[in-house]
RNA sequence: UCUUAUCAAGAGAGAUUGAGGGACAGGCCCGAUGACAUCUCGGCAGCAGAUUCUAUUUAAGAAAACUGUGCCAAUUCCUGCAAAUACGUUCGUAUUUGAAAGAUGAGA
Numbered sequence: 001u002c003u004u005a006u007c008a009a010g011a012g013a014g015a016u017u018g019a020g021g022g023a024c025a026g027g028c029c030c031g032a033u034g035a036c037a038u039c040u041c042g043g044c045a046g047c048a049g050a051u052u053c054u055a056u057u058u059a060a061g062a063a064a065a066c067u068g069u070g071c072c073a074a075u076u077c078c079u080g081c082a083a084a085u086a087c088g089u090u091c092g093u094a095u096u097u098g099a100a101a102g103a104u105g106a107g108a
Stems, first nucleotide, its partner, number of pairs: 001108007012041005020030003024080004042072003046069004051063004076101001081098008
């Protein structure tokens, strides 16, 4: 970089540091009552593999957290592009659906 699956659930304390951070833009938030980042410990259970049970030969469901990853503010925080519907009136607002972008896993 490409393909594919998922993205409304879940899960934080301490230490160091010191002003930014939430991918991008707008909004809206978090943040000196210490954010972000790093480390330690803890936790969650999404994906792939292994294990056990149910079930049964094809898959499925459940348990547990063993391995590789991932994650632990807000739905991916909301919107971004398109369509449909409704309302006011030509451009907005709201809702729904799909796409795009992004994140994570697996494969190449």